A computed fold for a 383-nucleotide RNA from an Arenicellales bacterium, annotated as Bacterial RNase P class A.
């Protein structure tokens, strides 16, 4: 010098002029949308339902500790995934309770299974090589030997060869049969994995390490972490499927609810009514009440509060790894209700983006122009 990662801060400023709401001590002051107001996801304060009593299903949550009013938030910590790191994410209880599911490919995807192999055995053929036997051929022994008075004629063995049978071996091919799950092959996954002995071949078949269950000690609050034993060992995944398991957990909301005013028709008809009806989601039990449903019809939609002093905000101490608490100091920072802050104008620079409170408040998610600050992490180069 460049590339990250994180924490936090502003959200145009700054003067005039008219404009607009609140509130007041009223010629005028003072104040006046947001880091998300947005989503309506969560969680509370309030407020109202006698039942906010017990349970049941429904939801919700899902590693341990800890902060909060309270929470599926937020801190720390284990584990496990990414990353060269600073960091970042996690729907993180149980698959031996039980059902389901796991396309396609593959032989076979859960009581697993043989598709090519691999080794044994049997049979049959083929080739080669040996042996043994038969029949021809040529050769020799053999012009000359042997058989015959003699001639003609006939000849054993022997070696080669042709072709024919039998048996052995070694190879090839084929079929049946037995054994294998080691090697390939298919897939996101196939009887843990690597290595060695053994074997007809092979296999936790033995061994040595790791993985997996039991189980002991140490640490540590715990989640887990390490060491030591033991056993060939239930072969996967999937519970963001159903299930189990453990906590947790009324309900409906500011259009909530309370004042005041005013107008109508103190209507009407029809049904159930105590072994019935109701009683702020559903069901059962409890426990209250005596009424309740439906259809037509007929007034009101005004005004006032709730409505803004809080689980407030800002500094500083003190504890605490932190999230946060406690203690002293200061400060009031929007209340509209067809819904308030806009308009000109000059000047300055970062040239202004998502984007407007509606009962408060804590979170999360999601959209975003830019500027500034700590602290950490990599590379490169100098010293």
């Nucleotide at each position: 010098a460049g590339a990250g990662c994180u924490a936090g801060u502003c959200a145009g400023a700054c003067a005039a002029c008219c404009g607009c709401u609140a509130c007041c001590a009223u010629u005028g002051g003072u104040a006046g949308a947001g880091g998300a107001a947005a989503g309506u996801c969560c969680g509370g304060g309030c407020u109202c339902c006698a039942c906010a009593g017990g349970g049941u299903a429904a939801a919700g949550u899902g590693c341990c500790a800890g902060g909060u009013a309270a929470c599926a938030c937020c801190u720390g910590g284990g584990c496990g995934g990414c990353g060269u790191g600073a960091g970042c994410c996690g729907a993180c209880g149980g698959a031996a309770a039980g059902u389901g599911c796991c396309a396609c490919a593959g032989a076979a995807a859960a009581u697993a299974u043989a598709c090519c192999g691999c080794c044994c055995g049997u049979c049959a053929c083929c080739u080669u090589c040996c042996c043994c036997c038969c029949u021809g051929u040529u050769g020799u022994u053999a012009g000359a030997c042997c058989a015959c008075a003699a001639a003609a004629u006939g000849g054993a063995g022997c070696a080669a060869u042709c072709g024919g049978g039998g048996g052995g071996a070694a190879g090839g091919u084929g079929a049946c049969g037995g054994g294998u799950a080691a090697g390939g092959g298919u897939g996101a996954a196939a009887a843990g994995g690597u290595g060695u002995g053994g074997u007809a071949a092979g296999a936790g078949c033995g061994c040595a390490c790791c993985g997996c269950g039991c189980u002991g000690c140490u640490g540590g609050u715990a989640a887990c972490a390490g060491c030591g034993g033991u056993g060939g060992c239930a072969g996967g995944g999937u519970a963001a499927a159903c299930c189990c398991c453990a906590c947790u957990c009324g309900g409906a909301g500011c259009a909530a609810g309370g004042c005041c005013a005013a107008a109508u028709a103190g209507g009407a008809a029809c049904c159930c009514u105590a072994u019935u009806g109701u009683g702020u989601g559903a069901c059962c039990c409890g426990c209250g009440c005596a009424g309740g449903g439906u259809u037509c019809g007929g007034g009101u939609a005004g005004g006032c509060u709730g409505c803004u002093u809080g689980a407030g905000g800002c500094g500083u101490g003190c504890g605490g790894u932190g999230a946060c608490g406690c203690g002293c100091g200061u400060c009031c920072u929007a209340g509209a209700u067809g819904a308030a802050u806009g308009g000109u104008u000059g000047u300055c620079c970062a040239c202004g983006a998502c984007a407007g409170a509606a009962c408060c408040c804590g979170g999360c998610u999601u959209a975003u122009c830019g500027a500034c600050u700590g602290g950490c992490u990599c590379u490169a180069u100098u010293u």
Notes:
The coordinates come from a structure-prediction model, not an experiment, and the mean pLDDT is 76. NCBI's taxonomy places the organism under Bacteria, Pseudomonadati, Pseudomonadota, Gammaproteobacteria, Arenicellales.